[in-house]
């Protein structure tokens, strides 16, 4: 240089053949519990689905083109 795979919250992941307001765990905070603390438990903070752009009433999900890692292969 080619080909295939992967990018979604701070992190590691889900998201059913294109359909509801993108979720849970964990991480960090806050409250309950305790003499205080650990454990629990109950909540809240956190996302331009890498980035741009097309197609569709509708896109993480398809198509383009581009940037990051990864596997072969040359």
């Nucleotide at each position: 240089g080619u080909a295939c795979c992967c990018g979604u919250a701070g992190c590691g992941c889900a998201a059913u053949u294109g359909g509801a307001u993108a979720g849970a765990g964990u991480u960090u905070c806050a409250g309950a519990u305790u003499c205080c603390g650990a454990u629990u438990c109950u909540g809240a903070c956190g996302g331009u689905u890498g980035c741009a752009g097309g197609u569709u009433c509708g896109a993480c999900u398809c198509c383009u083109g581009u940037c990051g890692g990864g596997u072969a292969c040359a």